RNA sequence: GUAGUGCAUCGGUCUGUCGCCGGAUGCAAUAGCGUCGGGAGGAAAGUCCGGGCAACACAGAGCACCAUACUUCUUAACGGGAAGCUGUCGGGUGACUGCAGAGAUAAUGUAACAGAGAAUAACCGCCCGCAAGGGUAAGGGUGAAAAGGUGGGGUAAGAGCCUACCGGGUCGUUUGGUGACAAAUGAUGCCGUACAUCUUAUGGGUUGCAAGGCCAAAUAUACCGUCAGAUAAGGGUUGCUCGUCCAUUGACGGGGGGUAGGCUGCUGGAGACUUUGGGCGACCAAUGUAGUAGAUAAAUGACAGACGCUCUGCUUGCAGAGUACAUAACCCGGCUUAUAGAUGCACUAUCGCA
Numbered sequence: 001g002u003a004g005u006g007c008a009u010c011g012g013u014c015u016g017u018c019g020c021c022g023g024a025u026g027c028a029a030u031a032g033c034g035u036c037g038g039g040a041g042g043a044a045a046g047u048c049c050g051g052g053c054a055a056c057a058c059a060g061a062g063c064a065c066c067a068u069a070c071u072u073c074u075u076a077a078c079g080g081g082a083a084g085c086u087g088u089c090g091g092g093u094g095a096c097u098g099c100a101g102a103g104a105u106a107a108u109g110u111a112a113c114a115g116a117g118a119a120u121a122a123c124c125g126c127c128c129g130c131a132a133g134g135g136u137a138a139g140g141g142u143g144a145a146a147a148g149g150u151g152g153g154g155u156a157a158g159a160g161c162c163u164a165c166c167g168g169g170u171c172g173u174u175u176g177g178u179g180a181c182a183a184a185u186g187a188u189g190c191c192g193u194a195c196a197u198c199u200u201a202u203g204g205g206u207u208g209c210a211a212g213g214c215c216a217a218a219u220a221u222a223c224c225g226u227c228a229g230a231u232a233a234g235g236g237u238u239g240c241u242c243g244u245c246c247a248u249u250g251a252c253g254g255g256g257g258g259u260a261g262g263c264u265g266c267u268g269g270a271g272a273c274u275u276u277g278g279g280c281g282a283c284c285a286a287u288g289u290a291g292u293a294g295a296u297a298a299a300u301g302a303c304a305g306a307c308g309c310u311c312u313g314c315u316u317g318c319a320g321a322g323u324a325c326a327u328a329a330c331c332c333g334g335c336u337u338a339u340a341g342a343u344g345c346a347c348u349a350u351c352g353c354a
Base pairs, nucleotide, nucleotide: 001350002349003348004347005346006345007344008343009342010341012307013306014305015304016303017302018301020039021038023036024035025034026033027032041325045336046335048334049333050332051331052330053208054207055206056205065204066203067202068201069200070084071083072082073081074080085101086100087099089098090097091096102199103198107197108196109195110194111193123140124139125136126135127134128133148166149165150164151163152162153161167191168190169188170187171186172185173184174183175182176181212264213263214262215261221256223254224253225252226251227250228249234246235245236244237243272289273288275286276285277284278283308323309322310321311320312319313318314317
């Protein structure tokens, strides 16, 4: 120099004109006008996980259902994060990186296609046998996977059947580690794999700020009071009639709940940043600093010019083109996904030079 790996940071700037949404303030005191100052992100996104907050529900216990599942740590919490462990799992020359992980050598089930056979294996082959039939996992072929591997012994032929070495497992001991686990050593011929069922442990009440709280028009109206109307019809009182009470109809007044609408919840936080200290790290502690986004159908914009950056072209300082993904909605911690381009630190491979 080129190509990469890991971890971080930034992701346009300025001016003018016209607007939009809050706040403070002056005039007005209804509307409105003026001045000052503020107004999106690293993901505001997906709404996947966790928590705060709120309403409702809730004696206690068990079953079922769902999620998670190596270890230690971190945190308010998590299914997140950090550092590690294991894998006869994988990618890369490498820096590095992806995936998986609880439980008994238990039990049961499944293993497409191909193949004789996927676990009481006999198609070809080999051996015994006249044959029928039997023995055999050494050799062949199929497959993702075929009964640990190689040599020797053994045998009718073979086979951990026996043995030496190698690989793995189980049980025991010692050492190291907080631990997962590792190393050494002894015993044991114990020797296919994956997934599921199953078992165990831990967690999970439901709904989400359109939660919830407060105030409260117009219209209709429960209920109450006063007055009026009609006694034509109804009920009680009564043997019957009148009377009286209730009911009914209307007007006026009071009045509760609920709707429109308004206020609140609402943004000062498990907060951010600087410095220092602790820790491998996630993270923690101390110190200091600054500090008004809060809309509600939803403001944060549009236009013009200049600069910056990238690419292309050539007349080498000009021209042309481009300048990402994306827009808060109660608030936080994560995860995932999108993102033109630029920068820093550490490391890797390779080439060249000294």